[in-house]
Predicted 3D model of a 348-nucleotide part of an RNA (small-subunit ribosomal RNA, central domain) from an uncultured bacterium. It matches the Rfam family "Bacterial small subunit ribosomal RNA". The coordinates come from a structure-prediction model, not an experiment, and the mean pLDDT is 90. The full RNA is in RNAcentral, with records from ENA, Greengenes and SILVA.
Context: one part of a larger RNA
RNA sequence: CUGGGCGUAAAGGGCGCGUAGGUGGCUGGGUAAGCGUGUGGUGAAAGUCCGGGGCUCAACCCCGGAUCUGCCGUGCGAACUGCCGAGCUUGAGCGAUGUAGAGGCAGGUGGAAUUUCGGGUGUAGCGGUGGAAUGCGUAGAGAUCCGAAAGAACACCAGUGGCGAAGGCGGCCUGCUGGGCAUCGCUGACACUGAGGCGCGACAGCGUGGGGAGCAAACAGGAUUAGAUACCCUGGUAGUCCACGCCGUAAACGAUGGGUACAAGGUGUCUGGGGGAGCGACCCCUGGGUGCCGGCGCUAACGCAUGAAGUACCCCGCCUGGGGAGUACGGCCGCAAGGCUGAAACUC
Numbered sequence: 001c002u003g004g005g006c007g008u009a010a011a012g013g014g015c016g017c018g019u020a021g022g023u024g025g026c027u028g029g030g031u032a033a034g035c036g037u038g039u040g041g042u043g044a045a046a047g048u049c050c051g052g053g054g055c056u057c058a059a060c061c062c063c064g065g066a067u068c069u070g071c072c073g074u075g076c077g078a079a080c081u082g083c084c085g086a087g088c089u090u091g092a093g094c095g096a097u098g099u100a101g102a103g104g105c106a107g108g109u110g111g112a113a114u115u116u117c118g119g120g121u122g123u124a125g126c127g128g129u130g131g132a133a134u135g136c137g138u139a140g141a142g143a144u145c146c147g148a149a150a151g152a153a154c155a156c157c158a159g160u161g162g163c164g165a166a167g168g169c170g171g172c173c174u175g176c177u178g179g180g181c182a183u184c185g186c187u188g189a190c191a192c193u194g195a196g197g198c199g200c201g202a203c204a205g206c207g208u209g210g211g212g213a214g215c216a217a218a219c220a221g222g223a224u225u226a227g228a229u230a231c232c233c234u235g236g237u238a239g240u241c242c243a244c245g246c247c248g249u250a251a252a253c254g255a256u257g258g259g260u261a262c263a264a265g266g267u268g269u270c271u272g273g274g275g276g277a278g279c280g281a282c283c284c285c286u287g288g289g290u291g292c293c294g295g296c297g298c299u300a301a302c303g304c305a306u307g308a309a310g311u312a313c314c315c316c317g318c319c320u321g322g323g324g325a326g327u328a329c330g331g332c333c334g335c336a337a338g339g340c341u342g343a344a345a346c347u348c
Stems, first nucleotide, its partner, number of pairs: 003320004007302002012316001014200004021193003025088003029084003033081002035077008047067008091190001092187008103177007110154001114150008125136002162169002205246006214240002219235004257315006265293012297304002321348003330341004
């Protein structure tokens, strides 16, 4: 001396619920397992260290002391941890009263637009591009008016805004339902985290059955080009939508796990409560969220900075040079696609 780390260098699990486990607020009392101290036993010899001695020295050998860090018993102590018991209210939960919200699920409903169909007017173009062409149109298109149908998405409001654990959530109405916040009361540590486990989880994809307006992988054609399996154009099928069941991935990102406490501020905004002379878009105090700026501190720098990447503690996950490789093999999961777990040789 006895790891260091994880915003961007390798590294935070996509997110939650929770099992075991780990950890745990304030005040008395008890106990003495941990802990401290004394003492007894044991800890073979060799070895090691210190001192001394014998081979002419040394290696080697001999003697003495120490070590042998430990284990077992016993006496004492009681600050801290544990355990037992009593109490407390600030952590946590519950109730009541309020409150904001695209939180979720289901049902209903509205208008604009688009496309198609029917009808009217009307005539030669329309469409598209850098320019064109494919395409559509005299069997009457495009334009315009009226009517009908369908599916999908909800302009403005809209925000640097809100809600949700994350994924994510946006017309309007109704029903059912989750969470948050504020104030007052109640319970009395009931808490934090969480290996396994269970659940949720964008898009794409898969299964069965519907639906199909617009868009559009694949595909076809037209262009461009040396070529053009592209970019541009005309079409266009899966799919996109619904129901049910799978899949379980992502730059699932704040590239930043969760909890608690502490440590300068300024300013905007959302949402509660209270106050100032009478109202108030104003101002002040106080709580919760969400942004910007900035100090201490931190950082390799960039930057972070009371929503930390600061100062600490608790618990989980993860990293340990690049390539090989998120591959092979095996296992588990999946209908499949594939997912999860996850090497080595070799090489630099």